[in-house]
Context: one part of a larger RNA
Parts: sequence; C1' cells; structure tokens
RNA sequence: GCCAGGGAGUUCAUUCCAGUAGCGAGGUUAAGGUGCUAAGGCACUGAAGCCGAAGGGAAACCGAGUCUGAACAGGGCGAUAAGCUGCUGGAUUGAGACACGAAGCCGGGUGAUCUACCCAUGUCCAGGGUGAAGGGCAGGUAAGACUGUCUGGAGGCCCGAACCCGUCAGGGGUAAAAACCUGUGGGAUGAGGUGUGGGUAGGGGAGAAAUUCCAAUCGAACCCGGGGAUAGCUGGUUCUCUCCGAAAUGCAUUGAGGUGCAGCCUUUGGGUAGUAGACCGUGGAGGUAGAGCACUGGUAGGGCUAGGGGGUCGUGAGGCCUACUGAACCCUGUCAAACUCCGAAUGCCAUGGUAGCUAGCCCAAGGAGUGAGUCUACGGGGGACAAGCUUCGUAGGCGAGAGGGGAACAUCCCAGACUAUCGGCUAAGGUCCCGAAGCUACGCUAAGUGUUCCAACCUAAAGGAAGUACGUCUGCAAAGACAGCCAGGAUGUUGGCUCAGAAGCAGCCAUCAUCUAAGGAGUGCGUAACAGCUCGCUGGUCGAGCGGAUGUGCGCCGAAGAUGUAACGGGGCUAAGCGUAGCACCGAAGCCAUAGACUUACUUUAGCCAAGGCUAAAGUAAGUGGUAGGAGAGCGUUCUGUGAGGGGCGAAGGUUACAUGUGAAUGUAGCUGGACUUCACAGAAGUGAGAAUCCUGGC
Repeated sequence: GCCAGGGAGUUCAUUCCAGUAGCGAGGUUAAGGUGCUAAGGCACUGAAGCCGAAGGGAAACCGAGUCUGAACAGGGCGAUAAGCUGCUGGAUUGAGACACGAAGCCGGGUGAUCUACCCAUGUCCAGGGUGAAGGGCAGGUAAGACUGUCUGGAGGCCCGAACCCGUCAGGGGUAAAAACCUGUGGGAUGAGGUGUGGGUAGGGGAGAAAUUCCAAUCGAACCCGGGGAUAGCUGGUUCUCUCCGAAAUGCAUUGAGGUGCAGCCUUUGGGUAGUAGACCGUGGAGGUAGAGCACUGGUAGGGCUAGGGGGUCGUGAGGCCUACUGAACCCUGUCAAACUCCGAAUGCCAUGGUAGCUAGCCCAAGGAGUGAGUCUACGGGGGACAAGCUUCGUAGGCGAGAGGGGAACAUCCCAGACUAUCGGCUAAGGUCCCGAAGCUACGCUAAGUGUUCCAACCUAAAGGAAGUACGUCUGCAAAGACAGCCAGGAUGUUGGCUCAGAAGCAGCCAUCAUCUAAGGAGUGCGUAACAGCUCGCUGGUCGAGCGGAUGUGCGCCGAAGAUGUAACGGGGCUAAGCGUAGCACCGAAGCCAUAGACUUACUUUAGCCAAGGCUAAAGUAAGUGGUAGGAGAGCGUUCUGUGAGGGGCGAAGGUUACAUGUGAAUGUAGCUGGACUUCACAGAAGUGAGAAUCCUGGC
C1' cells in the first nucleotide's frame, strides 16, 4: 500500500410538541399484595401520590373575581376555549450521552540488579625514569651555617602496558550495535580503578551542579486506580428515491474560529389580503450627483482705500512722499465630507390601472443550520485616486450551479441540468487547417501592425517623424509658380564709431541713396584684415501644379530579463488583419419536437367513510440544479410471533448470464456447493462502511 473482517446518535429518566389509542369533569395508579403461567409475563387488587376542573394577592384573606386604592373611579392579573393516562415519532435537560484522541491533576503502591552519592569488607595497578626530606663520610667553623660526595626513596612527579576514560578524524546512521567500529588521544600511587554485601524514593532521593541521574523513560520515575478526567479543538460518522432549501448579517458576550436572541430555511395548524413582485399613470417627502459662490471658510491677479511701517518738513498741531504692508469694498478667475442662492436621474412612500398569477403578509407550534465568506460592476472611506489590499453600501455570480464560450481558468459572457432520442431552432462565441460552420460589396493598414483584451491578468506614456488615407482653412501659379540648371548679385562705400586691424559678416549706432531686370550698408562659410565661396533678390531655361496651418482614420519610433520561439492556443495568414454594410451557417444539458417518470393545484369518475376527507384512474395547468439543513416515502440485514411453504429428485452460500424496478434492490436459469431455508403480515434492533496518520489479520 491493497484486500477481508471489526468500527460511531444508544439506553434510562425528564420536559415540550406532533400523531395515535382509552376514558372523560375527570384521568391515572406506584410500591406492595393475591391468583395464574414452562418461562418471559398476564389478570385482579392496592387512591398513597400526581395532573386537571379557579383565580387574585407578599400575606391575612376573598372568590368569578381579586389586587391596588378613600373609591361603588381607573388600571393589573383572571373568568367566558377539556383534560388525563399510555404507545410511536421529533427535540430539550440530567447522565460518559455519536464514537475515537490529549498534555496533565490526585490517590495507593513498585523500583538504587542501570545510574548518583554514602557505609562495610575484599581486590588490582608490567616495566622504565626523575631523585625531595632525612642519614653517613669528607671539607669547613670557636660552634654553626654552608659545600662536596655517598646513601636514601618522597611525589594528586615523568614516560608507558593492564585497567579506567572518551580528545580529534573517518566509518556506521531501515547500523553488526536503540550510542557501535577503526585510528588517534587523556589518566594510569590517586580526589585512582574494581568485586561483593548494604543504605537514601517521587510535593522525594542523589548531585566536584549539567535541569545531571534515579532500570533504553525525568522541569518531576514507573504501575494500578479516580477514569469513559476534560477537550468552545482536529479528523471520522456506514442504504435509496422524492419535495423544499439557507447563512457567512445585527445586537450582546473574560466575546472574537465559541455561544444567546433576532435575521434567513423547513414542517404543521389557523387566519388574512387583489397581498408581494413587474410595468404604466398620478401625487408626495428628501438636499445626493452636478452646479454655484448668496452664507460659512479657503484661494490667484488687478483696482480702490482706512490703518500700520519707512522717509521728510514742522517748536507743535499737522502736512507731504512712498517700485513696503494692507482690513473692508469693487472687477476678473476659482475650491469645499463636516459650505449652499440652486438642484437632478435613480431609489423610497402613497394611490389608480394593466398583464400575470399565489409567489405575499399575520398568528401559534415543532426541527434546524448559519453567525471565517469570496469575486465582478457601480457609489464611498482607509491606503500611494497601490495591491488577487482593507472596510461599508447597491446589484449579480460563486459558495450550494452542471452545460456552451473565454486556449487552459470557483467568481467574467451566454444559460439554470427530471429521463431518453444517430430529431429541429437559437444564445454567447464563432465559420483557412487543427476544429462544427462563409460568402458578397466598398474602404483602410505594409507595420506580421494585427489576427488576445478593453471585467481582471493580458500592459504602455510623455515625446518625436515629408509613413499613408480622407477632410477644412489659407498662400503662390500659364502675365509661367515650386524644385533643378545657366547667368547676374553692382555703385557712393573700407557707411559712421570702435579698433593694432574691423573692408556686408568681433562689438555699438544708423540702415540711406544711386544704377537697375535685380542685388541687404548684408543669410552662412571664410581672412590677421582684405580676398574668395554662398544666400536673399532678378533674368533665362523648363511647363503644371507647388507651399503653409489644422482635424480625423490606420500605421512608425519611443519598447530592456532571466531553461527555449514563449505577450495570436498552435499551424499559419497580406487577409484568414482593421472599419462599414448585408445575407447565410455552426454552436449549449437554453427553446421546440417525440416518448416516459415524478411533485403540487384544480376538474371528472369510481371505491371507502362517524359529512370531512382518504385511495385509485383520466384530464388540465404549473413545476422537478442543489451544500448545511427541514419534511416525506421506501430497500436491505439479524432475531421474535402468527400463518403458508421449499429442501439429498439438492437448502443456505459462491459464481456466470439474462430479466425486472427511478433507486436501495429483486427474480429466473446454468454451474458450484452439500444441509438447511424462504415468503406474507406484525414486532424488536449490537441494522447498511471508503476514508477516522482508525483496530485486527492476510498478502
């Protein structure tokens, strides 16, 4: 890992409700007792008790009333509705209470054969080295000290086996081993190693102290018990079909992943309304969007001007000036969630109507789940006019929604799946091939732009350009434009000034006149300054359009990322791209068609019946996605009762095929098997397995 088997809402009591049964102003017995029975148990008895038939008041007490009160007032609670006891079902509560799961807490015991320390008693430490004290002898001294030499054999001394330890490296690491192996290393007469016996015990012991050890377990051992501790937590919770179908919100919470009440779902009973929703008309309330500046405030420029500052005249009073400031006022231009002289659209309320049809609302009662939401669009706050961000509101989806489209893709677009069909029509989106289906007409694009997108991701801007198409305005042009080519481009004059020089061309000032077809006191290059080249301007040549501004469409540049083209899904495409117009077609579980099933309502018929229903058939209409969850109807398993059966001429079980039923399932036949077993109607449950790091076994 797979397979098989096992594996989770039970039982008792309690309270409420529904169904059902008995009796009924009553209902009912409990323990106990008596009798009977093979047993389970049954019958009778037993009125104690309980519930109901009367309430009100704190109570005394009164009583269809009573309490409050001075009240014969008002008001509160009552009266004017039948209960009780079983059984079945749903739920509550108390119990382990659907089952499994802690870490822990407490009690009583068992442990020091491991290990820590201690006590008693034994035992072990090859060999080598060093050579302390002390001593002898000699020297030395007054005596010493002292010196030399020999002796001596001290030491948590040295080297190094046994022994003890475990430094470093390598190996091992589903190991040979739940701490090892190899090499290397530390101690090795000591605070040494070790044998045997004994001691200390868990809110405790021991500890050269590390939260270290106390039997592979130690921030509190192990075993059993309280004990099925508790678990607002995680995972799990077993057959089928049918009807309906949520929530992820508000308030509160030692509350925030829990819970209570409300909201939303479901079931039952009763009531009510042309009720809810849609659309049209009418009438309203309101200060948002927008707009505005009349208020409250902000704000740019200008005008006017009180005041202030500075200057100045004056003894002072006071005057004058001011490229300083400046309230108020005026003009122009603006800003505002907490501004409004104004002011929509929607939405909301009321009312009349239309289509449609019971979706609406209210009351009572039973059962819930939900109270982590999420994305998209729009309106706001926070943030950075960030976020697949966060927080509200409105709507839609997903959640709980399959199908088609979007390459793939809960949340986007289309569209809501009862079943079947090798029938049809469409939606979104598509129609060259992958891959179902296409053509026509007129334009645009030359960039492979594009063929993806404007819901997100998918990107792209400021800016730049004789790209190109179509407009608008304007100028020049057959008296010849624009471009090219040929020629001219002069004179006063080197204008004046400046300057070393300044001659069109460093700079300043002026910028006239002449000759002319035309030629600036000069557009650029150039020179030290001249010179030289050129431009403006003019003539000729040529012969038809040429410039400027601006708008729009489609393109171009701007444009850089990490494995590999890689930013059309791909191939590929010059349309198979883009725009406009048109007609076709494809395309879904949508719609239609045909057949069938079920649900609800209504109608008819038939049957039953305590008059209100139930059952069946047919018809009509509407419907049948679904998680949590509510409701209904069934299938199967084991056992029991009653009845009826089957079985060695082959039961159960196994297996194969076929058939039936919406399904759980069931039937028939063959083979296998070799002794039990089925059906109907009732009843009772150890009643259904794929998941729980589930349990046991097998492989």